[in-house]
C1' cells in the first nucleotide's frame, strides 16, 4: 500500500512551549472551537478493553491421578495499540414513513389516489478512523 473480520449515539485532564487557525478523506454546504490561546508538539495524568494475560464453560483423548483445548462467558489492567469537544460534528448515494401546502386527478352511497417539491424521522449503501491477521 492494500484484503478480511469487529467497533465507532458511552467514557476520559493538568501543566510547559508556541501562535492564527482548527474541527479523521476529495470536495462542497452547514454547525461548532478558537487571542479567555484552540488545533499541534513535550512532560505527567486519565479513559477504554481490540491484541496479550489470568481463570474456567462445551468438547476430545485417556480411563486412578491426568492432559489437551479455550465460547458473541468472567477477571485484571504490568504489556502492544488506540483515545481524553460537540453521534465518525451534521449532511451531500439509495429506500422506506410522515409534516405542509402545490399540480393532477375521482366524484356523491362513499371516499379516493397519483405525481413533483420541501421539512422531519428511521433504515441501508458508500466513504473514514481504529484493532487483529494476511498479502
Nucleotide at each position: 500500500a492494500g484484503u478480511u473480520u469487529a467497533u465507532c449515539c458511552a467514557g476520559a485532564g493538568c501543566a510547559g512551549u508556541g501562535u492564527a487557525g482548527g474541527g479523521u478523506u476529495a470536495c462542497a454546504g452547514g454547525c461548532c472551537c478558537g487571542u479567555u490561546g484552540a488545533u499541534a508538539c513535550u512532560g505527567c495524568g486519565g479513559c477504554a478493553a481490540c491484541c496479550g494475560c489470568c481463570u474456567c464453560a462445551a468438547g476430545u483423548c485417556a480411563g486412578a491421578u491426568g492432559a489437551c483445548a479455550g465460547g458473541a462467558a468472567g477477571g485484571a489492567a504490568u504489556g502492544g495499540u488506540g483515545c481524553c469537544a460537540a453521534u465518525g460534528c451534521c449532511u451531500g448515494c439509495c429506500c422506506a414513513g410522515u409534516u405542509u401546502g402545490g399540480u393532477u386527478g375521482a366524484g356523491u352511497u362513499a371516499u379516493a389516489a397519483a405525481c413533483a417539491a420541501u421539512g422531519c424521522u428511521g433504515g441501508g449503501a458508500g466513504c473514514g478512523a481504529u484493532a487483529a491477521u494476511g498479502u

Record summary: The RNA shown here (SAM riboswitch aptamer (S box leader)) has 135 nucleotides and comes from an uncultured Zetaproteobacteria bacterium. Its mean pLDDT, the model's own confidence on a scale to 100, is 80. It was read from a public genome assembly, where an Rfam model found it.